RNA sequence: GGCGACAUAGCCAAGCGGUAAGGCGUAGGUCUGCAACACCUUGAUCACCGGUUCAAAUCCGGUUGUCGCCU
Numbered sequence: 001g002g003c004g005a006c007a008u009a010g011c012c013a014a015g016c017g018g019u020a021a022g023g024c025g026u027a028g029g030u031c032u033g034c035a036a037c038a039c040c041u042u043g044a045u046c047a048c049c050g051g052u053u054c055a056a057a058u059c060c061g062g063u064u065g066u067c068g069c070c071u
Base pairs, nucleotide, nucleotide: 001070002069003068004067005066006065007064010024011023012022018054027041028040029039030038047063048062049061050060051059
């Protein structure tokens, strides 16, 4: 220098145009004499900027970052 993949909550992680699942953790509550266990509740403008569409995490373009391959 060329090519490609990935970016979703504090962490892991699903999604394939039509309400952003789930787990761990955090916080609050119930329970208990106090705790632990258990149970209930609790949060995401989807890396950023534009475009297409009635509607975009999803499709298209660009930027940034990470990783890989070729030279």
This is a predicted structure of a 71-nucleotide RNA (transfer RNA) from Candidatus Darwinimomas equi. The coordinates come from a structure-prediction model, not an experiment, and the mean pLDDT is 81. Taxonomically the source falls in Candidatus Darwinimomas (Bacteria, Bacillati, Bacillota, Lachnospiraceae). It matches the Rfam family "tRNA".